[in-house]
RNA sequence: UGUUUAUACAGAAGAGGUGAGAGAACAGGCUCGUUGAACCUCUGGCAACCAACUUUAAGUUCGUCUUUGGCGAAUUGGAAAACCGGUGCCAAAACCUGCUCCACUGUUGGAGAAUUAUAAACA
Numbered sequence: 001u002g003u004u005u006a007u008a009c010a011g012a013a014g015a016g017g018u019g020a021g022a023g024a025a026c027a028g029g030c031u032c033g034u035u036g037a038a039c040c041u042c043u044g045g046c047a048a049c050c051a052a053c054u055u056u057a058a059g060u061u062c063g064u065c066u067u068u069g070g071c072g073a074a075u076u077g078g079a080a081a082a083c084c085g086g087u088g089c090c091a092a093a094a095c096c097u098g099c100u101c102c103a104c105u106g107u108u109g110g111a112g113a114a115u116u117a118u119a120a121a122c123a
Stems, first nucleotide, its partner, number of pairs: 001123008013043005021032003026098004044090003049086002054080003058076008094115001099112005
């Protein structure tokens, strides 16, 4: 960097540095920002994707027995939990809209796509 899959209306901020822009890109809107944003560092936190661990309904397979079933093991996956590890995240829905479809006539609502981000696997 590319491909695939999953997720994206929940949640979680202080200090120091720096100093004018920032909210991915383009456009329109809206918002944040010298009462210091964005970014960097430290600390803290959120979350539960991977790994690990614990409990447990269920499915599948195998073994066994006293065979409409019982018991044991392995595995899949759901739920709960969150101490260590790999990431991620901590204004606003990914801030909203853009393309398609439906409802239906609007400065409207709903669904989907595309794009983007993150994780995991692979190349």